[in-house]
C1' cells in the first nucleotide's frame, strides 16, 4: 500500500516543558492561538483486541486510540433556501493478501 468489517453527537486538564502557527490534502468559509495554540510528556477519557471475572450494563493490567469546534462546515445525489437523509473521502479499531 491495497481489500473486508464495525464504529464515527457521548466522555476526557486552572499540570510540566516547549515557542508560532494550527484545525488531514486541495478550494471556499468558519474558528483556535503570544492570555502561549499545534507538538512533546504526564494526567485523563473511552473500551476495538488480548487478559482478569462472579459470564455481564463488568473491570482497565496489556496493545492501539483519542482528548476544541458532528469527521469543525461545505464540495457528489435526493426533497425547494435552512434543516435532514445517504454517497464519497477521510480517521480509528478487529481481520486479510
Nucleotide at each position: 500500500c491495497g481489500c473486508u468489517u464495525a464504529u464515527c453527537a457521548a466522555g476526557a486538564g486552572u499540570g510540566a516543558c516547549g515557542g508560532a502557527g494550527g484545525g488531514a490534502a486541495c478550494a471556499g468559509g468558519c474558528c483556535c492561538g503570544u492570555u502561549g495554540a499545534u507538538g512533546u510528556c504526564c494526567g485523563g477519557c473511552a473500551a476495538c483486541c488480548u487478559g482478569c471475572u462472579u459470564u455481564u450494563u463488568g473491570u482497565a493490567a496489556g496493545g492501539u486510540g483519542c482528548u476544541a469546534a458532528g469527521u469543525c462546515c461545505u464540495g457528489c445525489g435526493g426533497u425547494u433556501a435552512a434543516a435532514c437523509c445517504g454517497a464519497a473521502a477521510g480517521a480509528u479499531g478487529a481481520g486479510u493478501u

The RNA shown here (SAM riboswitch aptamer (S box leader)) has 97 nucleotides. The prediction has a mean pLDDT of 84.